[in-house]
RNA sequence: UUCGAUUCCGGGGAUGGGGUCCCCCUCGAACCGCCUGUCAGGCUGAUGACUCCUGCCGGCCC
Numbered sequence: 001u002u003c004g005a006u007u008c009c010g011g012g013g014a015u016g017g018g019g020u021c022c023c024c025c026u027c028g029a030a031c032c033g034c035c036u037g038u039c040a041g042g043c044u045g046a047u048g049a050c051u052c053c054u055g056c057c058g059g060c061c062c
Base pairs, nucleotide, nucleotide: 010025011024012023013022016053017052018051019050020049021048033043034042035041036040
């Protein structure tokens, strides 16, 4: 100096916040949704998963 492994810190998992767990990445990366297509149009979801709150959508009652 380079490569590999492990640990700690940190970061990430398509739109907000908290808790728990899982996965991924680590000086650069993980990550940055889906479908059709005449380059224009359409669709789902605040989760990676569970749960709570907030926001949004639909229905019913007062």